A computed fold for a 77-nucleotide RNA from a Myxococcota bacterium, annotated as transfer RNA. Its Rfam family is "tRNA". Rfam describes the family as follows. Transfer RNA (tRNA) molecules are approximately 80 nucleotides in length. The family's RNA type in Rfam is transfer RNA. The sequence is in RNAcentral, with records from ENA. The coordinates come from a structure-prediction model, not an experiment, and the mean pLDDT is 81. Lineage of the source: Bacteria > Pseudomonadati > Myxococcota.
RNA sequence: GCGUCCGUGGCGCAAUCAGGCAGCGCAGCGGACUCUUAAUCCGUUGGUUGAAGGUUCGAUUCCUUCCGGACGCACCA
Numbered sequence: 001g002c003g004u005c006c007g008u009g010g011c012g013c014a015a016u017c018a019g020g021c022a023g024c025g026c027a028g029c030g031g032a033c034u035c036u037u038a039a040u041c042c043g044u045u046g047g048u049u050g051a052a053g054g055u056u057c058g059a060u061u062c063c064u065u066c067c068g069g070a071c072g073c074a075c076c077a
Stems, first nucleotide, its partner, number of pairs: 001073007010026004020057001028044005050066005
């Protein structure tokens, strides 16, 4: 340099194929239980979906460019 894949709450991931209310688990917070803690149970907060632009009534999803990461290929004077 070329190609493929990945980037979504604090963390780990789904939803993307075929555009249509952004969800699950853990963690956090409040409560129940308990002499207290842990465990368990109930409730609950938190997201400009990596960035910018485009298409569209509507974009996490499609298109373009860029940023970061992983892998493969090439080059290696």